[in-house]
Context: one part of a larger RNA
């Protein structure tokens, strides 16, 4: 220099009440504004308690501060079904033996690991200041172990299907959602109307069970026989005779059931200063039309660049056991342990030395006008961006 530039998106605040030494900024309430493929909401990494409550305001907040992601002091994160672990195997790492190499070492069988990919099963309600597919109520599945009672060829680290896959387009069948209407319940107007073809509200309900629809693929079956599947086989391929229009498997959705519940506008009761908390009752809950980038669908139909792999399951035998063991069914008891979990997550909490105008995967995405996730204006919600 100077009490001068600034004070960090031009989305916007004004009033009334209340704390309280003190209010533009805190809290409640009434306007008003912005946002609405976000500026809403739910995971993921990241962070690491920032959450909730109660007290405080030197300091951090680009000003105040009763506020705060500050500072202090106490609470808070509940799982057999969500996700890790588990099992399983790609890249890739490791790597017993072995190979090489003055030495460290480097490379690799067999192996053992390694998800960002495959594998058993939960929904709807309610409920905390803070947690919920974790806890309560309700209604369901899985999977393992052990008993019994019937039945019986079981048996693998071996073979075999199957898991098992790409790229673009296309028609269809649905459903979520949305809209109208119907019905309940409630309203009748300090302003020109409002008993009407008025207004406002609400009309919501899984997973499971049962069934095998719309539509998709494969013709099926019995019998022999057989250089293939490193050994076997009744499996699978592969030949060869019958018979036959059927079967078989995948499959959305509706329907019915769950559901005499659940929830529901609202109306009560009792506490409470106010906010507000306990608790009880408890209408209607139907139909149309419209529809997806979702589900059928890893389906179809077309193309060339020909689009993991294992394990789980099915089924074959092999050593072996056949009074046992083992296997199928049924019913009965028991188990399902260990980690996470709060809060933020296009952000003040993550990367950007700052409460930074930047960056940051992935799911949902309503109404009206529109081809449209574009743009305007609006719901739910959420803010008015800390002078």
């Nucleotide at each position: 220099g100077a009490g001068u530039a600034a004070c960090g998106a031009u989305a916007a605040u004004g009033c009334g009440g209340g704390u309280g030494a003190a209010a533009a900024a805190c809290c409640c309430g009434c306007a008003c504004g912005c946002c609405g493929a976000a500026a809403g909401a739910c995971c993921a990494a990241g962070g690491u308690u920032u959450c909730c409550u109660g007290c405080g305001c030197c300091a951090c907040g680009u000003u105040a501060a009763u506020c705060g992601a500050c500072g202090c002091a106490g609470g808070g994160u509940g799982a057999g079904u969500c996700g890790g672990c588990c099992c399983c195997u790609a890249a890739g790492a490791c790597g017993a033996g072995g190979c090489u190499g003055a030495a460290g070492a480097g490379c690799g069988u067999a192996g053992u690991c390694g998800a960002u990919g495959g594998g058993a099963a939960a929904c709807g309600g309610g409920u905390u200041a803070a947690u919920a597919u974790u806890c309560c109520c309700g209604u369901a599945c899985u999977u393992c172990u052990g008993g019994u009672u019937a039945u019986u060829g079981c048996g693998a680290u071996g073979g075999a299907g199957a898991g098992a896959c790409g790229g673009a387009g296309a028609a269809g069948g649905u459903u979520a959602g949305g809209c109208c209407a119907u019905c309940a319940g409630g309203g009748c107007g300090u302003u020109g109307g409002u008993u009407g073809u008025c207004c406002c509200u609400g009309u919501u309900u899984a997973a499971g069970g049962u069934g095998g629809u719309a539509g998709g693929c494969a013709g099926a079956g019995u019998a022999c026989u057989u250089a293939g599947g490193c050994a076997a086989a009744u499996c699978c391929g592969g030949g060869u005779a019958c018979u036959u229009a059927a079967u078989g498997c995948c499959g959305a959705g509706a329907g019915c059931u769950g559901a005499u519940g659940a929830c529901g506008a609202g109306c009560g009761u009792u506490c409470u200063u106010u906010a507000g908390a306990a608790u009880g009752c408890g209408a209607a809950g139907u139909g149309g039309u419209u529809g997806a980038u979702a589900c059928c669908a890893u389906g179809c139909u077309u193309c060339c660049a020909g689009g993991a792999a294992a394990a789980u399951c099915u089924u074959c035998u092999a050593a072996g056991c056949u009074u046992c063991a083992g296997a199928u069914a049924a019913u009965c008891a028991g188990g399902a342990a260990c980690c996470g979990u709060a809060c933020u997550g296009u952000a003040a909490a993550c990367c950007g030395a700052c409460a930074c105008a930047g960056g940051u995967g992935g799911u949902c995405g309503g109404g009206u006008a529109g081809a449209g996730a574009a743009u305007a204006c609006c719901a739910a919600g959420g803010c008015g961006c800390u002078u």
Predicted 3D model of a 387-nucleotide part of an RNA (large-subunit ribosomal RNA, domain III) from Thiopseudomonas denitrificans.
The RNAcentral record of the full RNA draws on ENA.